A computed fold for a 92-nucleotide RNA from a Clostridia bacterium, annotated as c-di-GMP-I-GGC riboswitch aptamer.
Its mean pLDDT, the model's own confidence on a scale to 100, is 86.
The organism belongs to Clostridia, within Bacteria.
This record gives sequence, structure tokens and C1' cells, in this order.
RNA sequence: CUCGAUAAGGGCAAACCAUUCGAAAGGGUGGGACGUAAAGCCACGGGCCCCACACCCAGAAUGCUGGGUGGGGGGUAGCCGGGCUACCGAAG
Repeated sequence: CUCGAUAAGGGCAAACCAUUCGAAAGGGUGGGACGUAAAGCCACGGGCCCCACACCCAGAAUGCUGGGUGGGGGGUAGCCGGGCUACCGAAG
């Protein structure tokens, strides 16, 4: 350095609940633990989610509803990849 043990000391915290911010997706805080070896940090690539817009299609009948595509804005780091940083030390 790689790697990650029925090792040691610890860390984080899904769903759900309360409260709060947000139009929403979702975020913060407290409780709570499904999990987790980077579940520490960064939206850079892809994915997914939300929003309005443009265009197309279908229905309705007009200023509406549903679906698709496009670029835009927002979110997700606990979807994958990538970047940065880091505790411990058995075996290989």
C1' cells in the first nucleotide's frame, strides 16, 4: 500500500414518530435502529424523484386531465461510478 477479522475502542443511523423549513421532491433537530468499513465530505458522469415551461399523443370540451420527449431549475452522497479526506490492525 492492498485488505477488512465473530479483534479492541468507538462512530453513523433506514423505516416509523414528534417538531420544524420547503409549493413539492426533500432537508434540519429530537426520539428510534434497518443497516453500515468511509452510511465522513463533494451533485463531476449516469440513474431515480419533484417542479414549472415548450412540443407531441390521447381523452375531455377549452383557461382541463393523463402519458411521452426536450432543455431548464431543485433534490438524492444510505442507487452506481468518480474525486477528496480519515480511526484501528489479525490473517493474506